This is a predicted complex of two RNAs, RNase P RNA and transfer RNA, with 423 nucleotides together. It holds a member of the Rfam family "Bacterial RNase P class A". Rfam links the family to the GO terms dimeric ribonuclease P complex, ribonuclease P activity and tRNA processing. The prediction has a mean pLDDT of 77.
RNA sequence: UGCGCAAUCGCGUUCAGUUUCGGCUGAUCGAGGAAAGUCCGGACACUGCAGGGCAGGGUGGUGGGUAACGCCCACCGGGAGGAAUCCCAGGGAAAGUGCAACAGAAAACAUACCGCCAACGCCGGGCAUGCUCGGCACGGUUAGGGUGAAAUGGUGAGGUAAGAGCUCACCGCGGAAACGGUGACGUUUCUGGCAUGGCAAACCCCACCCGGUGAAAGAUCAAAUAGGAAAGUACGGAGCGGCCCGUUCCACAUUACUUUCGGGUAGAUCGUUCGAGACCGUUGGCAACAUCGGUCCUAGAGAAAUGAUUGCGAUCGACCUUCGGGUCGGCACAGAAUCCGGCUUAUAGCUG
RNA sequence: GCGAGAUAGCUCAGGCGGUCAGAGCGUCGGAUUCAUAACCCGGAGGUCGAGAGUUCGAGUCUCUCUCUCGC
Numbered sequence: 001u002g003c004g005c006a007a008u009c010g011c012g013u014u015c016a017g018u019u020u021c022g023g024c025u026g027a028u029c030g031a032g033g034a035a036a037g038u039c040c041g042g043a044c045a046c047u048g049c050a051g052g053g054c055a056g057g058g059u060g061g062u063g064g065g066u067a068a069c070g071c072c073c074a075c076c077g078g079g080a081g082g083a084a085u086c087c088c089a090g091g092g093a094a095a096g097u098g099c100a101a102c103a104g105a106a107a108a109c110a111u112a113c114c115g116c117c118a119a120c121g122c123c124g125g126g127c128a129u130g131c132u133c134g135g136c137a138c139g140g141u142u143a144g145g146g147u148g149a150a151a152u153g154g155u156g157a158g159g160u161a162a163g164a165g166c167u168c169a170c171c172g173c174g175g176a177a178a179c180g181g182u183g184a185c186g187u188u189u190c191u192g193g194c195a196u197g198g199c200a201a202a203c204c205c206c207a208c209c210c211g212g213u214g215a216a217a218g219a220u221c222a223a224a225u226a227g228g229a230a231a232g233u234a235c236g237g238a239g240c241g242g243c244c245c246g247u248u249c250c251a252c253a254u255u256a257c258u259u260u261c262g263g264g265u266a267g268a269u270c271g272u273u274c275g276a277g278a279c280c281g282u283u284g285g286c287a288a289c290a291u292c293g294g295u296c297c298u299a300g301a302g303a304a305a306u307g308a309u310u311g312c313g314a315u316c317g318a319c320c321u322u323c324g325g326g327u328c329g330g331c332a333c334a335g336a337a338u339c340c341g342g343c344u345u346a347u348a349g350c351u352g
Numbered sequence: 353g354c355g356a357g358a359u360a361g362c363u364c365a366g367g368c369g370g371u372c373a374g375a376g377c378g379u380c381g382g383a384u385u386c387a388u389a390a391c392c393c394g395g396a397g398g399u400c401g402a403g404a405g406u407u408c409g410a411g412u413c414u415c416u417c418u419c420u421c422g423c
Base pairs, nucleotide, nucleotide: 001349002347003313004312005311006310007309008308009307011030012029014027015026016025017024018023032333036344037343039342040341041340042339043338044214045213046212047211056210057209058208059207060206061075062074063073064072065071076090077088078087079086080085091205092204096203097202098199099198112142113145114144115141116140117139121136122135123134124133125132126131127130153171154170155169156168157167158166172194173192174191175190176189177188178187179186180185218270219269220268221267228261229260230259231258232257233256234255236250237249238248239247240246277296278295279294280293281292283290284289315330316329317328318327319326320325353423354422355421356420357419358418361377362376363375364374370408379395380394381393382392401417402416403415404414405413
């Protein structure tokens, strides 16, 4: 980047016509780079809120972009690679707490297992009064060995009884100043013998950000039935009975009927697709991106359509070939549901 | 539009990362019994859903996928 053109049939939206209200006819438009996962960020809506804090969650080099971001761009630092290039949750371990199995002497205010040493010290011997020889730890030492993922800077020289930043040179590290840069940071000079290892995707500290719920948000209209309010009419109503009387039960402003009103449900409509929009160009910027101008309108429905066949062509594979071509087969991942910006994941073939 | 989970054949533990991969049932072998069951003894059985990262070290912490269940 993700087949092209055309035809026929089928499905859905919208508009127009027609109708026997069931439909029919015509026109029109009809999936994606990821529509996916729902992992981040917003718009929008309702709701909460004086302001601030606690709790909880998130982000984490610097500067910029943006509506916003955990995204993007540029730069800085570190790492991998011969290079192109790629990767980094990249603040703080000198605020505090905690962790480090096994092994090992020792795992964090160091320590002394093997080893090395005998200057000082102690013991013993010799020579003869301070020298020498041997031995030793409750002494010195951490260079070497061994353990571990990690053992208190590295290499070399000097030094020493043996050693050690103990001293020196170079490298590394810490601090200060100057210069450059918006900044992260870099360069140079001076200085400190090194002055406190790792883990914060352990608790935590620091800085910054975050109220909650999601289109089943929400707005408008609004049946039937039941219940509510008001007005009007009837003045008792119900049962027994064909009807009256009678009798029993209920009520003593209730009951029945009519009309009106209001709330909410089903349902309908809106929200809903013209938008932080797409394409082309201009200007600014290293870039992300922004400004301005022009052109364009590009699914929107209800559990919800977007499919199939054929022809021509392109492409890939296999086979055949008289090298002109022919035959057969393949063409992924997937699929809108309020809408955008990202990230992640899936993806045949082709391309850089 | 949200929430929870995945560990042995089954049902479940596993605290603030380490020699911690366990329990019950089941299964296999033995013992017991005339034989079977129960009881008793012993054993096997796991890439901790998959892939990356952080760390010396990941079942455990973080991220991305897959599947299952629920609102």